[in-house]
The RNA shown here (THF (Tetrahydrofolate) riboswitch aptamer) has 95 nucleotides. It was read from a public genome assembly, where an Rfam model found it. It matches the Rfam family "THF (Tetrahydrofolate) riboswitch aptamer". Rfam's curators write: Tetrahydrofolate (THF) riboswitch was first reported for Ames et al. as an RNA motif in 5' untranslated (5'-UTR)regions of folate transport and biosynthesis genes in Firmicutes genomes. Its mean pLDDT, the model's own confidence on a scale to 100, is 78. The model forms 94% of the base pairs in the Rfam consensus.
């Protein structure tokens, strides 16, 4: 110096425990925050905060408990597979 190459927030898929089914949660729109390869400046995305709107898949069994069992949710956590930063810097391999 040149050539490779990892590594973020996240995402998607199955498995476990969970939670709700008396409708929270997921989604959406406005606002306002904040984190985002080791660094820098940022994009996509993500996440928390508030306000609106809009909305759901209940059945069995039992008759003791809001029990238990199948199920539903664009559901929560975790585990695992696969998937993930466009510049610059740096890394990390070769010459």
């Nucleotide at each position: 110096a040149a050539c490779a190459g990892a590594g973020u927030a996240g995402g998607u898929a199955a498995a476990a425990u969970g939670c709700g089914u008396u409708a929270a949660g997921u989604g959406u729109u406005a606002g306002g925050g904040a984190a985002u390869g080791g660094g820098a400046a940022g994009u996509u995305g993500u996440c928390c905060c508030u306000a609106a709107a809009c909305g759901a898949a209940a059945g069995a069994c039992g008759a003791a408990g809001u029990g238990u069992c199948u199920g539903c949710g664009g559901u929560a956590u975790u585990u695992u597979a696969c998937u993930g930063c466009g510049u610059c810097c740096g890394c990390u391999g070769u010459u």